[in-house]
RNA sequence: CUCUUAUCAAGAGUGGCGGAGGGACUGACCCAACGAAGCCCAGCAACCUGAAGAAAUCUUACAAGGUGCUAAAUUCAGCAGUGGAAUACACUGGAAGAUGAGAG
Numbered sequence: 001c002u003c004u005u006a007u008c009a010a011g012a013g014u015g016g017c018g019g020a021g022g023g024a025c026u027g028a029c030c031c032a033a034c035g036a037a038g039c040c041c042a043g044c045a046a047c048c049u050g051a052a053g054a055a056a057u058c059u060u061a062c063a064a065g066g067u068g069c070u071a072a073a074u075u076c077a078g079c080a081g082u083g084g085a086a087u088a089c090a091c092u093g094g095a096a097g098a099u100g101a102g103a104g
Stems, first nucleotide, its partner, number of pairs: 001104008013041001015040003021031003025078004042070003047066002049063002051060003074096001079093005
């Protein structure tokens, strides 16, 4: 990098260093000198792992080793469709993306 599969409306910072960007892409809309990214610390969660239970692939109020995450639903939309007078709005499925596990 590609493929398969599961999940994505919950949760988590008044910290230190750092100094101007960030929210994947496009559009919109936002966040940011009352301090962005990044690093450290702290925390959250429970995919893998371990533990306990159950019984044949499940459950849990446990642990935190491998990862992940800590503005806004994956911030919203993007393609197709349904409802609707409608460019409003609501909804369904997909695409794309993120993360885990497995395979090449």
This is a predicted structure of a 104-nucleotide RNA (SAM riboswitch aptamer (S box leader)) from Marinisporobacter balticus. The prediction has a mean pLDDT of 79. Rfam family: SAM riboswitch aptamer (S box leader). Rfam links the family to the GO term regulation of gene expression. About the family: The SAM riboswitch is found upstream of a number of genes which code for proteins involved in methionine or cysteine biosynthesis in Gram-positive bacteria. Taxonomically the source falls in Marinisporobacter (Bacteria, Bacillati, Bacillota, Clostridia). The RNAcentral record of the sequence draws on Rfam. The model forms 94% of the base pairs in the Rfam consensus.